About this RNA
The RNA shown here (c-di-GMP-I riboswitch aptamer) has 80 nucleotides and comes from a Gammaproteobacteria bacterium. Its mean pLDDT, the model's own confidence on a scale to 100, is 86. Of the family's consensus pairs, 94% are formed in the model. Its Rfam family is "c-di-GMP-I riboswitch aptamer". Rfam's curators write: GEMM was predicted in a large-scale screen for bacterial structured RNA regulatory elements. Rfam links the family to the GO term cyclic-di-GMP binding. The source organism's lineage runs through Bacteria, Pseudomonadati, Pseudomonadota and Gammaproteobacteria.
RNA sequence: CAAUGACAAAGGCACACCUCCCGUGAGGGAGGGUCGCAAAGCCACCGGUCUCAUUUCAUGCAGACAGCGGAGUUACCAUU
Numbered sequence: 001c002a003a004u005g006a007c008a009a010a011g012g013c014a015c016a017c018c019u020c021c022c023g024u025g026a027g028g029g030a031g032g033g034u035c036g037c038a039a040a041g042c043c044a045c046c047g048g049u050c051u052c053a054u055u056u057c058a059u060g061c062a063g064a065c066a067g068c069g070g071a072g073u074u075a076c077c078a079u080u
Stems, first nucleotide, its partner, number of pairs: 002080004012037002017032006035067001041073002045070003048065004052060003
């Protein structure tokens, strides 16, 4: 440096749900919680799903989801 995630070790994150707050909404933030995750770190570039508006069934030089995939980027440990 690359590959792999079996064997460990130190840890990390936090699904659903509950409470409060923000948002028209999808959803987001904080706290609790712990289904799971070897990138369940980051990122909206490409698909996909969802919301809103219009009402032309399609459109938007509007949004959301990174725990749905792909791509990009950074990273602990162990082994090869």